The RNA shown here (transfer RNA) has 73 nucleotides and comes from a Microcaldota archaeon. RNAcentral holds the sequence, with entries from ENA. Rfam family: tRNA. It is annotated as a transfer RNA. Rfam links the family to the GO term triplet codon-amino acid adaptor activity.

RNA sequence: GCCUCGGUAGCUCAGUUGGUAGAGCGGCUGACUGUUAAUCAGCAGGCCGGAGGUUCGAGACCUCCCCGGGGCG
Numbered sequence: 001g002c003c004u005c006g007g008u009a010g011c012u013c014a015g016u017u018g019g020u021a022g023a024g025c026g027g028c029u030g031a032c033u034g035u036u037a038a039u040c041a042g043c044a045g046g047c048c049g050g051a052g053g054u055u056c057g058a059g060a061c062c063u064c065c066c067c068g069g070g071g072c073g
Base pairs, nucleotide, nucleotide: 001072002071003070004069005068006067007066010025011024012023013022019056027043028042029041030040031039049065050064051063052062053061
């Protein structure tokens, strides 16, 4: 330098065909318990790596850039 996969909540990851973003763990509150743990219920937390473009509408499609894994030279 080229090819390829990935970047979405604090962490690990879903999100298939473009239709307004979710799970598990963690956190907080409550219930339960003699206490803790476990269990159960609820709540908060992200505008999706950045910038442009296409579209009525983009996490998703297109272009460029940044970061990480793998491969080739």